The part of an RNA shown here (small-subunit ribosomal RNA, central domain) has 350 nucleotides and comes from a Candidatus Nomurabacteria bacterium. It matches the Rfam family "Bacterial small subunit ribosomal RNA". Its family is annotated with structural constituent of ribosome and ribosome in the Gene Ontology.

[in-house]
Context: one part of a larger RNA
RNA sequence: UUGGGCGUAAAGGGUGCGUAGGUUGCAAUGCUAGUCUUUUGUCAAAACCCUGUGCUUAACAUAGGGAUCGCAAAGGAAACGGCAUAGCUUGAAAGUGUGAGAGGUUUGCGGAACUAAUAGUGUAGGGGUGAAAUCCGUUGAUAUUAUUGGGAACACCAAAAGCGAAGGCACUAUACUGGCACAUAUCUGACACUCAAGCACGAAAGCGUGGGUAGCGAAUGGGAUUAGAUACCCCAGUAGUCCACGCCCUAAACGAUGAUCUCUCGCUAUUCGGAGUAUCGACCCUCUGAGUGGCUUAGCUAACGCGUUAAGAGAUCCGCCUGGGAAGUACGGCCGCAAGGCUAAAACUC
Numbered sequence: 001u002u003g004g005g006c007g008u009a010a011a012g013g014g015u016g017c018g019u020a021g022g023u024u025g026c027a028a029u030g031c032u033a034g035u036c037u038u039u040u041g042u043c044a045a046a047a048c049c050c051u052g053u054g055c056u057u058a059a060c061a062u063a064g065g066g067a068u069c070g071c072a073a074a075g076g077a078a079a080c081g082g083c084a085u086a087g088c089u090u091g092a093a094a095g096u097g098u099g100a101g102a103g104g105u106u107u108g109c110g111g112a113a114c115u116a117a118u119a120g121u122g123u124a125g126g127g128g129u130g131a132a133a134u135c136c137g138u139u140g141a142u143a144u145u146a147u148u149g150g151g152a153a154c155a156c157c158a159a160a161a162g163c164g165a166a167g168g169c170a171c172u173a174u175a176c177u178g179g180c181a182c183a184u185a186u187c188u189g190a191c192a193c194u195c196a197a198g199c200a201c202g203a204a205a206g207c208g209u210g211g212g213u214a215g216c217g218a219a220u221g222g223g224a225u226u227a228g229a230u231a232c233c234c235c236a237g238u239a240g241u242c243c244a245c246g247c248c249c250u251a252a253a254c255g256a257u258g259a260u261c262u263c264u265c266g267c268u269a270u271u272c273g274g275a276g277u278a279u280c281g282a283c284c285c286u287c288u289g290a291g292u293g294g295c296u297u298a299g300c301u302a303a304c305g306c307g308u309u310a311a312g313a314g315a316u317c318c319g320c321c322u323g324g325g326a327a328g329u330a331c332g333g334c335c336g337c338a339a340g341g342c343u344a345a346a347a348c349u350c
Stems, first nucleotide, its partner, number of pairs: 004321003007304002012318001014201004021194003025088002028085005034080001035077008048066007091191001092188001094186001095184005103177003107173002110154001114150008125136002162169002206247006215241002220236004258317006266295011299306002323350003332343004
């Protein structure tokens, strides 16, 4: 390499869009460098296969015939593939009518809690812990009442619920805006699927500039604990957490399960549509489409388990794996302000 694999053993790219490439619905006509077929030439001899012959047999030797593969030329075929032409509607878009949703962006508003300031009441403690202490408090704390300021997060509703490509998304209102589902069958007529390269998005932490800073809180200081305590516990507390703009591009970025299409027993729950039935109406009941969960048949799996949301049966395309360590490291290249990221070995060793 052929092959075999990728939920947990090595292995699915973090996610989407997407060029080249690969693959591609139904039916017709024509052409045909793929494909199939015939003939001819060539493919040294030996070897191989068949039928003989010769060594007493065989091996062996030898005569004749045959076959495989490749190449070239000529003739033919048109099922499949390709190309061209003109079509079709089931795939895919568009239209129309409904519908649900923490999908995204912006601006404003709200209440609870917290904290600070001011004022009132009031007096000796408060806080904290396993126990304490550091700490706060007679310059009046804690507690309580009123007023005002500030920043961050949105209890209940709330759900195994919903939406989003993923990351993720939750007080409430406005404006703008993306996607999805169902019904219909008006329209286009294969316009599709997947996707190296490329582009975009991408939690948290981190970085740059400028703001902001209530609470929390790496670092740091102090108090304890301890043999020690660079910790766990306590009192403080800077960066950060928040906002705007610009970077970084990594995660157990997980369903540890790539995308699309087709097929394959059922039961049950739930979300959003539709039809029928019922009803004054809403429920209920029956069927149906799209999601989200639980259990399970066949089948699969090393087992665990998966099981119409497959890890079952098939098809197309992409990514990735090939003993452990050295190592996701060195070197080189590209990217980055930096931190570092991406790509990615070997010697040696077991």